[in-house]
RNA sequence: AACCCCUCCUUGGGAGAGAGCAGGUAAUCUGCCACCGAAGGCGCAACAGCCCGGAAUCGCUCAGGUAAAAGGACCGUGGAGGAAAC
Numbered sequence: 001a002a003c004c005c006c007u008c009c010u011u012g013g014g015a016g017a018g019a020g021c022a023g024g025u026a027a028u029c030u031g032c033c034a035c036c037g038a039a040g041g042c043g044c045a046a047c048a049g050c051c052c053g054g055a056a057u058c059g060c061u062c063a064g065g066u067a068a069a070a071g072g073a074c075c076g077u078g079g080a081g082g083a084a085a086c
Base pairs, nucleotide, nucleotide: 005082006081007080008079009078011076012075013074018033020032021031022030023029034066035065036064040062041060042059043058047053
């Protein structure tokens, strides 16, 4: 110094589930029913054991969402910084 790891930026991909019903002139409003799991949030056995870990792509569905758009975990491209090691 490179690889690996972390963060940020750039760029490509990126699922699921009612364009539900009623009210309302209409809406991103109100009420009701059904449904989804991949922002966020919460929870979890053996083992281990003070804590931490296991542990999240599992579970819940509070929030969010259920045409398109937007959002989107996660996986790549390029760049910058950091950490660690030598």